[in-house]
RNA sequence: GCUCGCUUAGCUCAAUGGCAGAGCACCUGGCUGUUAACCAGGGUGUUGUAGGUUCGAGCCCUAUAGCGAGCG
Numbered sequence: 001g002c003u004c005g006c007u008u009a010g011c012u013c014a015a016u017g018g019c020a021g022a023g024c025a026c027c028u029g030g031c032u033g034u035u036a037a038c039c040a041g042g043g044u045g046u047u048g049u050a051g052g053u054u055c056g057a058g059c060c061c062u063a064u065a066g067c068g069a070g071c072g
Stems, first nucleotide, its partner, number of pairs: 001071007010024004018055001025044001026042005048064005
C1' cells in the first nucleotide's frame, strides 16, 4: 500500500428496510437487626463519525476513524 471482518446500553452480544432488545451489571421500592440472597418495578442508547438512497436505515451506498486478520 491492497483486500476482508468488527464497531449497537457500563460489559458480552441480538435485531429479515417497518415501535432498538436479551443476559449480566446498575437504579428505585419491598423483605431483613444489618449485608447478601430473594420479590416487584425501571432501558439507563446521538447503533464509531460525516454524508447519500428510501415513505421509512442498526440494516443498503459513499467517505472517514479505531481495532483485528490476510496479502504484498
Description:
The RNA shown here (transfer RNA) has 72 nucleotides and comes from a Bacilli bacterium. Its Rfam family is "tRNA". The family's RNA type in Rfam is transfer RNA.